[in-house]
Molecule: c-di-GMP-I riboswitch aptamer
Organism: Candidatus Caldatribacterium californiense OP9-cSCG
Formats: sequence, C1' cells, structure tokens
RNA sequence: GGGAUGAAAGGGCAAACUCCCCGAAAGGGGAGGGCGCAAAGCCACAGGCCUACGGUGUUUUUCCACCACGGCGGCUGGGCUGCCAAG
Repeated sequence: GGGAUGAAAGGGCAAACUCCCCGAAAGGGGAGGGCGCAAAGCCACAGGCCUACGGUGUUUUUCCACCACGGCGGCUGGGCUGCCAAG
C1' cells in the first nucleotide's frame, strides 16, 4: 500500500403511516415521520415479484384469464462507485 471481516467515532439513508403532486394502476416525486439498513449509493443485464391504460380470448353485459412496451435496486444475482477504521 492492497484485500477480507468490521468494534469505535463522525455522520448517511429512510419503512409503515399522514398530507400534497404525477400516473389507468403498480408505483414515483416533495414535506413530515422512523421500521430498519455497512452500501437501504447508482445501474433493469439475468431471475423473481407487482400492475394491465391498451391488446387478445371468453361473455348478453359485467366479471374473468393471458400479455409489458410500465414498475419494484428496501426481492436475489451481477456490474460500477464510496466515508472511517480498533482487532
């Protein structure tokens, strides 16, 4: 100096819920709020999960089933980056 692990310190992010906004919805943004997180920082390539405006099928209609080009990184893998450092 580098790598694995990560006590301590300084801090960081921010679940549910509430309000406002966007969206057909899933969900996202902002404010409040903290369940938690050592990458709960970023990225949809792979898997998984969620939604179905629209499309297809069915049906008298409704309902229902299927489909992502939509979404979830705080579901997993993977990629990139990162503060401090005892043992």